[in-house]
Context: one part of a larger RNA
Molecule: small-subunit ribosomal RNA, 3' major domain
Organism: metagenome
RNA sequence: UGACGGGGGCCCGCACAAGCGGUGGAGCAUGUUGUUUAAUUUGAUGCAAUGUGAAGAACCUUACCACCCCUUGACAUACUUGGAAUUUUCCAGAGAUGGAUUAGUGCCUUCGGGAACCAAGAUACAGGUGCUGCAUGGCUGUCGUUAGUUUGUGUUGUGAGAUGUUGGGUUAAGUCCCGUAAUGAGUGCAACCCUUGUCCUUAUUUGUUAGCGAGUAAAGUUGGGAACUUUAAGGAGACUGCCGGUGAUAAACCGGAGGAAGGUGGGGACGACGUUAAGUCAUUAUGGCCCUUACGGGGUGGGCUAUAAACGUGCUACAAUGGUCGGUAUAAAGGGUUGCAAGCCAGUAAUGGUAAGCGAAUCCCAAAAAACCAAUCGUAGUCCGGAUUGGGGUCCGUAAUUUGACCCCAUGAAGUUGGAAUCGCUAGUAAUCGCGAAUUAGAAUGUCGCGGUGAAUACGUUCCCGGGCCUUGUACA
Numbered sequence: 001u002g003a004c005g006g007g008g009g010c011c012c013g014c015a016c017a018a019g020c021g022g023u024g025g026a027g028c029a030u031g032u033u034g035u036u037u038a039a040u041u042u043g044a045u046g047c048a049a050u051g052u053g054a055a056g057a058a059c060c061u062u063a064c065c066a067c068c069c070c071u072u073g074a075c076a077u078a079c080u081u082g083g084a085a086u087u088u089u090c091c092a093g094a095g096a097u098g099g100a101u102u103a104g105u106g107c108c109u110u111c112g113g114g115a116a117c118c119a120a121g122a123u124a125c126a127g128g129u130g131c132u133g134c135a136u137g138g139c140u141g142u143c144g145u146u147a148g149u150u151u152g153u154g155u156u157g158u159g160a161g162a163u164g165u166u167g168g169g170u171u172a173a174g175u176c177c178c179g180u181a182a183u184g185a186g187u188g189c190a191a192c193c194c195u196u197g198u199c200c201u202u203a204u205u206u207g208u209u210a211g212c213g214a215g216u217a218a219a220g221u222u223g224g225g226a227a228c229u230u231u232a233a234g235g236a237g238a239c240u241g242c243c244g245g246u247g248a249u250a251a252a253c254c255g256g257a258g259g260a261a262g263g264u265g266g267g268g269a270c271g272a273c274g275u276u277a278a279g280u281c282a283u284u285a286u287g288g289c290c291c292u293u294a295c296g297g298g299g300u301g302g303g304c305u306a307u308a309a310a311c312g313u314g315c316u317a318c319a320a321u322g323g324u325c326g327g328u329a330u331a332a333a334g335g336g337u338u339g340c341a342a343g344c345c346a347g348u349a350a351u352g353g354u355a356a357g358c359g360a361a362u363c364c365c366a367a368a369a370a371a372c373c374a375a376u377c378g379u380a381g382u383c384c385g386g387a388u389u390g391g392g393g394u395c396c397g398u399a400a401u402u403u404g405a406c407c408c409c410a411u412g413a414a415g416u417u418g419g420a421a422u423c424g425c426u427a428g429u430a431a432u433c434g435c436g437a438a439u440u441a442g443a444a445u446g447u448c449g450c451g452g453u454g455a456a457u458a459c460g461u462u463c464c465c466g467g468g469c470c471u472u473g474u475a476c477a
Base pairs, nucleotide, nucleotide: 001477002476003474004473005472007471008470009469010468011467012466013465015461016460019425020424021423022422023421026316027315028314029313030312031311032310033309034307035306042053043052064302065301066300067299068298069297070296073125077124078123079121080120081119082118083117086103089100090099091098092097107114108113127291128290130289131288132287136285138280139279140278141276143274148187149186150185151184152183153182154163155162156161167178168177169176193268194267195266196265198236199235200234201233202232203231209225212223213222214221239262242256243255244254245253246252318418322377323376324375326373327372334365335364336363339358340357343354344353345352346351384415389410390409391408392407393406394405395404431453432452433451434450435449436448437447
């Protein structure tokens, strides 16, 4: 000087407390461990691994296993020889591949050849998702959006160092003020950026629509066209600016006015010096080591989907604030030509047939759902719950047996609110309700977004956990 203390002081955080809803019990989905297996490829392992890499394993992917094949190789550069490239059909085979067969002669040219491609040969080499993240770059998690971290000059100490950065106030903040052997400065904080909340100006069709005309069962459906909403460009607006009080005449705090908004307005992006030999050699790059007729390459099939058990994360429930049935209302944000598909017809349905419109503020996906209004059920393992299983189908795709999603009929398990323990959340939040997108040929209860309805509680900082500053002890570095 740090680190640590079941030392002290001050302060903060959904850290506790006050509340609301969960997990832990059930069934299923998904990930992990273990076990099994020819293989069940692999990384990640307290917080900070476990719906994680994987925004999507039937084949492919694929790295694993079994078998069948290739050896200058699937791919790159260089050399020689031959042939343009390319194309048709058949046989063997699980296919890779092997064998035969047919058509075809292009482009540039200094007529030597060349460009591109194919085949054969030889050698340099290719290749490796093989090892080492404790050899590395790059990227990332974490402490933590916590308020810290550092330096010039000066001063001080024999020196390591100290000072500044401590102290008194204050702040979300090393934020600001005052004091001060310190005085300046860098980086973090804040602001500048995006979005949302109010208004103005301009422009505005595909959006909107009052009077006027047309039109209908109804409808901005149509002619025309103000305002508004919207859209999208530019501005205005909030700064403790104003008033009162407190304070040290400061910084600031408390209350108030005006205002759409008030003290960082809400949300996002943004992550200091460093810590963790944290993670990643399987994104890629890369040193070293290792393999080179194999640890490389191609193919078929299987596996990654196994299943006494354990754990994590979720979904659905256990019902009446509910289930079922009928009617009726109201979003936002997205996507669409490899596509979204209205309408009509067929089917109980998944879906199929046909087909208008739309590269989309125009057309489509598209029905929002909870809510509301009536009916029914009457506390039951039920008209709750839907697992599981049987049968029949639909779709995608060469191909759904291992192993897809969906529909219909039948079946109708556990489950009556969950021990110890433990998690999230302070407002348009929790809870609850649906909608969309990326990835995909197909395949979400996951992920990322969108809006609808919309609470309770916070006395407070004694205690638990994590962190910041000062101080103290130490046999630790």